A computed fold for a 686-nucleotide part of an RNA from a Microcaldota archaeon, annotated as large-subunit ribosomal RNA, domain II. The RNAcentral record of the full RNA draws on ENA.

Context: one part of a larger RNA
């Protein structure tokens, strides 16, 4: 992991509520007795309506239980006015829900405490007896022997055998290194290191857990140690984690706000079931009447910023002249115009949406709305689109406001999908149509009609500043009296215009910018000389014959274009099976429309309206133990079990053959150890 049996809202109190059944101004209990039958008040204490009126169901035109208003009574406070509580249905049982104490649906900690518990057989670290350390170096103290000194001593040579010394692969301990072995073990090989010492070692015994031991590692204390095991308190406790067992039917949330708090509670919002009441609500439409300072705009309307002229300068900051007096210049202030601009925390103004409120419209409503009580709940992580705000360079980012979906919503497009589009799914069976689509995969047009695209741009979904071009629209000007390019020719004189200046002759600057001849020709647009020359240019004519120049605007291909196996519109391909722009068809859904059957709700019927659904509430069945009554089957064959074959919306229930070889059923009523796929469930088999 499979199977198969086990496995999780239980049971007494005590209190509420709900349903039914007994009596009932009483219940109930053997009896004490306890709940009702009078309230009010902190008490002391005082101490109550068959009052009038409307009126719903329901009889039926007037009654009218319950109800509603009013007046009345009782207490309390209060001088009084008011003013809060009250003015006649309980009671026990049963069942059920819910609270509340208890292990309180089930499992699950680490922990904490007790105990004359059990541990030092490992391992720390004293004791006690005992055992071990190849072989080799250096060679302290004393001892001595000869020399030397006045003396103390001193040198030299010998002996001697210290030592947390040396070397070292002896046994032995083990702390270093290994990209080392491998059956991964404090293993093993190799290396290094110690190796007469604080030495290793063996047996024996000692210290015990709020402790012990300890050259400190928080190490050890029997694979356990920042407090040992065992048992027990003990089903500790767990706002956190897993699990919660058959079917159907109706309704159906919330992730919000306050206080605790912050992974959790609690009131309140939102739900669900019953019950009262008895006539109106009305969230959408129009119109009236109010409310506002947004979005907008706008500033010589304030208040801030902000661009540029010009005036003033009392006082203030900088610079400058000056022995000072003072002057001059600039910021800055103040005030004028002139053109140009901002602003959530500005406002002369100002929408639209929007928010009160009154009438009217519309929809709901006596089949019962609005409203109110009463039990039961879940929810207190949300999340995405679309509009509008803060933050951010942004984000599939964060903080919010509306609204609309996922959440808890299926089904058709979007290739695949949570939210995006169309559409809310009771069940069959036929037609229609939405989004979306109709060349194949794949259901429909290789449809029309006009244009653009050559880039496989495109065929759903990103590209910039700048570059080369294409298609289209418009406006202005020029053009057969000859436009626009190209080509030939001309292109002049006073003059080298005046001043400057070494020079300045159209062309370094400065200043003027006339006048002649002329078809036209600048006191010179541009190359160029030192300066002159030169070379074009405007402008004139020929030449040749039709459209040009210039500017806006839409429209479209390239290049600008980089990401990690090998392309990447879903794919195949496609020059339309790409775009735009208009048409006509057809496909396509659980939308719609017909039929026919199911259930829920109202109703007498007809018939209407509705049947998506987690959390979560509320109704109605199915099966399964064992009693109790009633009715039955069984050795001519009972449960079980296998197979086959029907019925039922479903849980499930019947029948038949085998197999088995005794007990089993159904109806009514009762009972509870009453339903399993999950809980790294529990036990057994594979």
């Nucleotide at each position: 992991g499979c199977c198969a049996g086990g496995g999780a809202g239980u049971g007494u109190a005590u209190g509420g509520g709900u349903g039914u059944g007994g009596c009932g101004a009483g219940a109930c209990g053997g009896a004490a007795g306890u709940c009702g039958c009078a309230g009010c008040g902190a008490a002391a204490g005082c101490g109550a309506g068959u009052g009038c009126g409307c009126g719903c169901a329901a009889c039926a035109u007037g009654u009218g239980a319950g109800g509603c208003g009013c007046c009345c009574g009782g207490u309390a406070c209060g001088a009084a006015a008011g003013u809060g509580c009250c003015g006649c249905a309980g009671u026990c049982a049963c069942a059920u829900c819910c609270a509340u104490c208890c292990g309180a649906c089930c499992c699950g900690a680490a922990g904490c405490c007790u105990u004359u518990g059990u541990g030092a057989a490992c391992u720390a670290c004293g004791c006690g007896u005992g055992a071990c350390c190849a072989g080799g170096a250096c060679g302290a103290a004393g001892c001595u022997a000869g020399g030397c000194u006045a003396a103390c001593g001193c040198c030299u040579g010998g002996u001697g055998g210290a030592g947390g010394u040396c070397c070292g692969c002896c046994a032995c301990c083990u702390g270093u290194c290994a990209u080392g072995g491998c059956a991964u073990g404090u293993c093993c090989u190799g290396u290094u290191g110690g190796g007469u010492g604080a030495g290793u070692u063996a047996c024996g015994g000692g210290u015990a857990g709020c402790g012990g031991c300890g050259a400190u590692a928080u190490a050890c204390c029997a694979u356990u140690c920042g407090a040992a095991c065992a048992a027990g308190g003990c089903a500790a406790u767990a706002g956190c984690g897993g699990g919660u067992c058959c079917c159907c039917u109706c309704u159906g949330a919330a992730g919000u706000a306050u206080c605790u708090u912050u992974a959790g509670g609690a009131u309140a919002g939102c739900u669900u079931u019953g019950g009262g009441c008895g006539a109106g609500c009305u969230u959408g439409c129009g119109c009236g009447u109010g409310c506002g300072g947004u979005a907008g705009a706008g500033c010589u309307a304030c208040c801030g910023a902000c661009a540029g002229a010009g005036u003033g300068c009392a006082a203030g900051g900088g610079g400058u002249c000056g022995a000072a007096a003072g002057g001059c210049c600039u910021c800055a202030c103040a005030c004028u115009c002139u053109u140009a601009u901002c602003a959530a925390a500005c406002u002369c103004c100002g929408a639209a949406u929007g928010c009160a409120u009154g009438c009217g419209c519309u929809g709901c409503g006596u089949a019962g709305a609005c409203c109110c009580c009463a039990a039961g709940a879940g929810u207190c992580g949300g999340c995405g689109a679309g509009g509008c705000u803060g933050g951010g360079u942004a984000a599939g980012c964060u903080a919010g406001c509306c609204c609309c979906g996922c959440g808890a919503g299926a089904c058709u497009g979007c290739a695949a999908a949570g939210a995006u589009a169309g559409u809310g799914a009771c069940u069959a069976a036929g037609g229609u149509u939405a989004a979306g689509g109709u060349c194949c995969c794949c259901a429909a047009a290789u449809c029309c009609u006009a244009a653009u695209u050559g880039a496989g741009u495109g065929u759903a979904u990103c590209g910039a500043a700048g570059g080369c071009g294409g298609g289209g629209a418009g406006u202005a000007c020029c053009a057969c009296a000859g436009a626009c390019a190209g080509c030939u020719g001309g292109g002049a004189g006073g003059u080298a215009g005046g001043c400057u200046c070494a020079g300045a002759a159209g062309c370094a600057g400065c200043c003027a910018u006339c006048c002649u001849u002329u078809a036209a020709a600048a006191a010179a647009c541009g190359c160029g000389u030192a300066a002159u020359a030169g070379c074009g240019u405007a402008c004139c004519a020929g030449u040749a014959g039709a459209g040009g120049u210039a500017u806006u605007c839409c429209u479209u291909u390239c290049c600008g274009a980089a990401a990690a196996u090998a392309u990447a519109c879903g794919g195949g391909g496609c020059u339309a099976a790409a775009u735009u722009a208009g048409g006509u068809a057809c496909c396509g859904a659980u939308a719609c429309c017909u039929u026919a059957g199911a259930g829920u709700c109202a109703g007498c019927a007809a018939u209407g309206a509705c049947u998506g659904g987690u959390a979560a509430g509320a109704g109605g069945g199915c099966g399964u133990u064992c009693g109790g009554c009633g009715c039955g089957c069984c050795u001519a064959g009972a449960a079980g079990c296998a197979u086959g074959c029907g019925c039922g919306a479903a849980a499930g229930c019947a029948c038949a053959u085998g197999u088995g070889g005794a007990g089993c059923g159904c109806g009514c009523u009762g009972u509870a150890g009453g339903g399993a796929a999950u809980a790294u469930c529990c036990u057994g088999g594979u």